[in-house]
RNA sequence: GCGCGAGUGGCUCAAUGGUCAGAGCGCCUUCCUGAUAAGAAGGAGGUUGAUGGUUCGAUUCCAUCCUCGCGCA
Numbered sequence: 001g002c003g004c005g006a007g008u009g010g011c012u013c014a015a016u017g018g019u020c021a022g023a024g025c026g027c028c029u030u031c032c033u034g035a036u037a038a039g040a041a042g043g044a045g046g047u048u049g050a051u052g053g054u055u056c057g058a059u060u061c062c063a064u065c066c067u068c069g070c071g072c073a
Base pairs, nucleotide, nucleotide: 001072002071003070004069005068006067007066010025011024012023013022018056027043028042029041030040031039049065050064051063052062053061
């Protein structure tokens, strides 16, 4: 340099055009317990990598850029 893939809460991942972006783990509070763990209930935490475009509507489709991984040279 070229090709392919990935980028979404702290971490691992869903959501493949539609009304409020969810789950597990983690964190906080309460209950339970002599106390902890386990368990139960509730809660906080997201400019969906960036900028544009298409569309009535974009996490999703398109373009460019950035970061990471794999392959080729």